[in-house]
This is a predicted structure of a 353-nucleotide part of an RNA (small-subunit ribosomal RNA, central domain) from an uncultured archaeon. The prediction has a mean pLDDT of 88. It matches the Rfam family "Archaeal small subunit ribosomal RNA". On this family, see Yusupov et al., Science 2001: "Crystal structure of the ribosome at 5.5 A resolution". The full RNA is in RNAcentral, with records from Greengenes.

Context: one part of a larger RNA
RNA sequence: UUUGGCCUAAAGCAUCCGUAGCCGGCUCGGUAGGUCCUCUGUUAAAUCCGACGGCCCAACCGUUGGGCUGCAGGGGAUACCGCCGGGCUAGGAGGCGAGAGAGGCCGACGGUAUUCCCGGGGUAGGGGUAAAAUCCUCUGAUCCCGGGAGGACCACCAGUGGCGAAGGCGGUCGGCCAGAACGCGCUCGACGGUGAGGGAUGAAAGCUGGGGAAGCGAACCGGAUUAGAUACCCGGGUAGUCCCAGCUGUAAACGAUGCGGGCUAGGUGAUGGAAUGGCUACGGGCCAUUCCAGUGCCGCAGGGAAGCCGUUAAGCCCGCCGCCUGGGGAGUACGGCCGCAAGGCUGAAACUU
Numbered sequence: 001u002u003u004g005g006c007c008u009a010a011a012g013c014a015u016c017c018g019u020a021g022c023c024g025g026c027u028c029g030g031u032a033g034g035u036c037c038u039c040u041g042u043u044a045a046a047u048c049c050g051a052c053g054g055c056c057c058a059a060c061c062g063u064u065g066g067g068c069u070g071c072a073g074g075g076g077a078u079a080c081c082g083c084c085g086g087g088c089u090a091g092g093a094g095g096c097g098a099g100a101g102a103g104g105c106c107g108a109c110g111g112u113a114u115u116c117c118c119g120g121g122g123u124a125g126g127g128g129u130a131a132a133a134u135c136c137u138c139u140g141a142u143c144c145c146g147g148g149a150g151g152a153c154c155a156c157c158a159g160u161g162g163c164g165a166a167g168g169c170g171g172u173c174g175g176c177c178a179g180a181a182c183g184c185g186c187u188c189g190a191c192g193g194u195g196a197g198g199g200a201u202g203a204a205a206g207c208u209g210g211g212g213a214a215g216c217g218a219a220c221c222g223g224a225u226u227a228g229a230u231a232c233c234c235g236g237g238u239a240g241u242c243c244c245a246g247c248u249g250u251a252a253a254c255g256a257u258g259c260g261g262g263c264u265a266g267g268u269g270a271u272g273g274a275a276u277g278g279c280u281a282c283g284g285g286c287c288a289u290u291c292c293a294g295u296g297c298c299g300c301a302g303g304g305a306a307g308c309c310g311u312u313a314a315g316c317c318c319g320c321c322g323c324c325u326g327g328g329g330a331g332u333a334c335g336g337c338c339g340c341a342a343g344g345c346u347g348a349a350a351c352u353u
Base pairs, nucleotide, nucleotide: 004324005323006322007307008306012321014201015200016199017198021194022193023192025088026087027086028085029084030083031082033081034080035077036076037075038074039073040072041071042070048066049065050064051063052062053061054060091191092188093187094186095184096183097182103177104176105175106174107173108172109171110154111153115149116148117147118146119145120144121143125136126135162169163168206247207246208245209244210243211242215241216240220236221235222234223233258320259319260318261317262316263315266298267297268296269295271293272292273291274290275289276288277287278286279285302309303308326353327352328351335346336345337344338343
């Protein structure tokens, strides 16, 4: 030294790629570094253990033998780990087939509504609220009809439906790009897993430059409410919301559940695919069964403090990474790095309880 945890108690990095490292399928041969056995040397004395002895005994001391642990050298073993060489195909990758999808980027086109403008009709109100008022309106509003401009958005379809690593993605068509499932088992032959550092992506808000601006709308100004009302309600309204280029790098970035693999009852939906059988108005059609993949619900064993989880595990195991160690102080101070700034990342202590 041996050990605990991370859905909700403190604790899974926002997500992915990937460097070092750590870990790694089946089989044959070699080697003998790790590992194991044995021998030798050494491991000062003291200490420790056995035997015997000396102080009356003991503690203590002496003699003698031994041991622990480590190291070095010689000999041997070869299951496992390592290394070298050969082979294999279950992991992985590629190929072929068929084909689902709001996956990404770019372009073009369309639709309803709001607002504004013009023309026509028309007259005294409209709007708003719990009730009002601010507000709009005889310089003709609201309302109806026709035309035009512009920006934003994409009803129904729409579904615990689909796609994406996550953030996220929804009108139609086209172009370009990317990934997954299924089927075949054709090719390569362990090429794999994770991943400290690192890199890339990353909602909204915010920032820089330029454009755009219909609606909405922080701030702000009014009207109400109220004891007050820096609010909730009403009338306005700037930034912003939109586009292009760049930055920021955060979130209840949540499944509050890291990634990969194996094992462990089932039942029932809907999605994509395959096989078999049946029906066929033959169409990518319909129905049934089985299997694969992802996605929901219920539930055995098991787990859990419980809620609950339960083949999409929070069950039983393996590999690798990240993280936690009472509350407050504090995600603060200081320092460093990054940023135009806002701030981000890293991240204490005194003191207090």